[in-house]
Context: one part of a larger RNA
RNA sequence: UGACGGGGGCCCGCACAAGCGGUGGAGCAUGUGGUUUAAUUCGACGCUACGCGAAGAACCUUACCGGGGCACAUCUCCUGCGGCGUGGAAACACAAGCCGUCGGGAGAAGGUGGUGCAUGGCUGUCGUCAGCUCGUGUCGUGAGAUGUUGGGUUAAGUCCCGCAACGAGCGCAACCCCUGCCUCUAGUUGCCAGCACGAAGGGUGGGCACUCUAGAGGGACUGCCGGUGACAAACCGGAGGAAGGUGGGGAUGACGUCAAGUCAUCAUGCCCUUUAUGCCCCGGGCUACACACGUGCUACAAUGGCCUGUACAGAGGGUUGCGAAGCCGCGAGGUGGAGCCAUCCCAGAAAGCAGGUCUCAGUUCGGAUUGCAGGCUGCAACUCGCCUGCAUGAAGGUGGAAUCGCUAGUAAUCGCAGGUCAGCAUACUGCGGUGAAUACGUUCCCGGGCCUUGCACA
Numbered sequence: 001u002g003a004c005g006g007g008g009g010c011c012c013g014c015a016c017a018a019g020c021g022g023u024g025g026a027g028c029a030u031g032u033g034g035u036u037u038a039a040u041u042c043g044a045c046g047c048u049a050c051g052c053g054a055a056g057a058a059c060c061u062u063a064c065c066g067g068g069g070c071a072c073a074u075c076u077c078c079u080g081c082g083g084c085g086u087g088g089a090a091a092c093a094c095a096a097g098c099c100g101u102c103g104g105g106a107g108a109a110g111g112u113g114g115u116g117c118a119u120g121g122c123u124g125u126c127g128u129c130a131g132c133u134c135g136u137g138u139c140g141u142g143a144g145a146u147g148u149u150g151g152g153u154u155a156a157g158u159c160c161c162g163c164a165a166c167g168a169g170c171g172c173a174a175c176c177c178c179u180g181c182c183u184c185u186a187g188u189u190g191c192c193a194g195c196a197c198g199a200a201g202g203g204u205g206g207g208c209a210c211u212c213u214a215g216a217g218g219g220a221c222u223g224c225c226g227g228u229g230a231c232a233a234a235c236c237g238g239a240g241g242a243a244g245g246u247g248g249g250g251a252u253g254a255c256g257u258c259a260a261g262u263c264a265u266c267a268u269g270c271c272c273u274u275u276a277u278g279c280c281c282c283g284g285g286c287u288a289c290a291c292a293c294g295u296g297c298u299a300c301a302a303u304g305g306c307c308u309g310u311a312c313a314g315a316g317g318g319u320u321g322c323g324a325a326g327c328c329g330c331g332a333g334g335u336g337g338a339g340c341c342a343u344c345c346c347a348g349a350a351a352g353c354a355g356g357u358c359u360c361a362g363u364u365c366g367g368a369u370u371g372c373a374g375g376c377u378g379c380a381a382c383u384c385g386c387c388u389g390c391a392u393g394a395a396g397g398u399g400g401a402a403u404c405g406c407u408a409g410u411a412a413u414c415g416c417a418g419g420u421c422a423g424c425a426u427a428c429u430g431c432g433g434u435g436a437a438u439a440c441g442u443u444c445c446c447g448g449g450c451c452u453u454g455c456a457c458a
Base pairs, nucleotide, nucleotide: 001458002457004454005453007452008451009450010449011448012447013446015442016441019406020405021404022403023402026298027297028296029295030294031293032292033291034289035288042053043052064284065283066282067281068280069279070278075107076105077104078103080101081100082099083098084097085094086093087092110273111272113271114270115269119267120266121262122261123260124258126256131170132169133168134167135166136165137146138145139144150161151160152159176250177249178248179247181218182217183216184215185214186213187212190208195205196204197203221244224238225237226236227235228234300399304358305357306356307355308354309353310352316346317345318344321340322339326335327334328333365396370391371390372389373388374387375386376385412434413433414432415431416430417429418428
C1' cells in the first nucleotide's frame, strides 16, 4: 500500500421486511449429469454451465459410428513409353533439351486434430457500481502520502464550502434513438367534420379541418414563489403546465478482476497427422433410458369448463412470396386464382361482454397414453416431423425441507406477430389488451461504496 475480520461508523440495491404470483409434488416439453451404445460428435460447470453455442439434427446440416470408395490447385526430382529434335534412303542410333502421360520420391495442399495455461479478436461477471488515474508542487531516507481526506449534498469523485495543494484525463451527467404535449410543412390513410349524389360500405363528387403518417421545430431549465440551510450547494412545499426536479424506456459498460469463456464463427504461434486425424457416398447415431437435477408448458377447476351471439389492438411479414371471394370436405386441408408495399393478403385477436348449460363429482375438471382413419411438406416421415377426425381417457384435489421473480402501465393474466425455416416452437425476440397489492422501516441475511481500526496474510 492492499486484502481480510462472526471490528466500528456512514450510505445504497426487490438485499431483507411488507405484498402479489410462482418453482420444489403431477403429466408432458426441453437442456444437463449418469448409465447404455458400434456411435449416442464437441464445447459450456457456483453466482457468471444446464429452452446455453442450436434464430429450428428425417437426408443435408454433422464434426460421431459402420460399410464402401478416392486423390484435389501448383511446382520440382527420378524411371518407363509416345511425339518433337539431330544423323541416316530406311531399319535404327543419340549428349543435352521441350511437350504429354504411367509409376515412384521429397515437399506442398487439407485437418471441426491438440494446446483459450502461447495468442488476436469477441464475450460474460463484479456493475450503470462510482469509482480509476496522471502532470507539477509539497511531505517522507524510502515504499509511499497529499490531491481523492474533512463539513454538507446528490442517482453520481454530482455540486458547494474548507484544506499544501493547483490543475488535468478515463468514467458520471449531457449530446443520440423511442415514447408522452403543441406548432409548421405535406396529403391516392382518415372525415359527413360542412355541402351534394347514392338503397347500402368514404362508395362517388368535393375538402386537408380532425385522426394518422414522417420530416422540421417548440417545450422542462429547480426557470418562478414560499420555507429550511452556512449568505452556498441543495432539500421540502406550491403555482403554472401534456409532462416536472435525471418525466418513462433504450443505446452507451472507466482502470481492472476471475491464467473466467471461446483454437468448433474467424484469425493465428507451436505440436501432431498426411494413401490418413484429409476428401466423397450410403445407412445409422446426435431422438437411447433403472435413474438424478435445472428451465418451462398444461393442469388440479365454479372470479371455472362447454355452447351460441357480439365488441375493441399494436407491431410485423409477403413476387421462385402472401394468397381473397366462390366451390368440395365434420376437419386438417383441397380446388380456385382476384388482388398486392399506408391501398391487397396473412388476419376470425384473445381475455372481455350478453344469453344458455354443468352443481362439487376424479366430474361436461384435466388432458397424458394408446388404437384406427386421414391431411401437409419433402427424393424420402420405420428408426425420427407437424396437423385433423373418431375412440381411449392416465397422473393430478394447490405440492416437505427449501427456493425464485416483481415497486406501475410493473406483477399477474390474455392473445398477436416475427426471425430461424421445404416441413417442424411449450423456446427466443418483439407487440399490444385487461390491470393490481405492498414498502413501517434498515435490527437481521446477501452483494456493493466511502472513512476508520486490528492483523499470525501478500